[in-house]
Annotation:
Model confidence (mean pLDDT): 83 of 100. A computed fold for a 101-nucleotide RNA, annotated as Guanidine-I riboswitch aptamer. It was read from a public genome assembly, where an Rfam model found it. Its Rfam family is "Guanidine-I riboswitch aptamer". Rfam's curators write: This family represents a conserved RNA structure found upstream of the ykkC and yxkD genes in Bacillus subtilis and related genes in other bacteria. Rfam links the family to the GO term regulation of gene expression.
RNA sequence: CAAUUGGUUUUCUAGGGUUCCGUAGCUAUCAGCUGGACUGGUCCGAGAGAAAACGUAUGAUUUUCGAAUCAUAUACACGGAAGGAGAAAAGCCUGGGAGAU
Numbered sequence: 001c002a003a004u005u006g007g008u009u010u011u012c013u014a015g016g017g018u019u020c021c022g023u024a025g026c027u028a029u030c031a032g033c034u035g036g037a038c039u040g041g042u043c044c045g046a047g048a049g050a051a052a053a054c055g056u057a058u059g060a061u062u063u064u065c066g067a068a069u070c071a072u073a074u075a076c077a078c079g080g081a082a083g084g085a086g087a088a089a090a091g092c093c094u095g096g097g098a099g100a101u
Base pairs, nucleotide, nucleotide: 007054008053009052010051011050012049015044016043020041021040022038023035024034025033026032027031055074056073057072058071059070060069061068062067076096078099082094083093084092
């Protein structure tokens, strides 16, 4: 100085806040207001967390030549600040980015 592959979905988890519910306090109490320096339910949620299904690659077998079935593989991964958004925040998104190695 140059190059940059690493699939998709679902269910969860670490984590996250505060719309709704609950909860705590107050009030003029069929309710309203305030509090997330309230454990929580709903909610958001990982490229670098988990699992499953599908997919992909290679090989074998079968085949009506379209494909089907089985096996194996699907690795590795340090990382800001800042900005963005349903109420808001975040290991969310920008982003396997900048940078570092």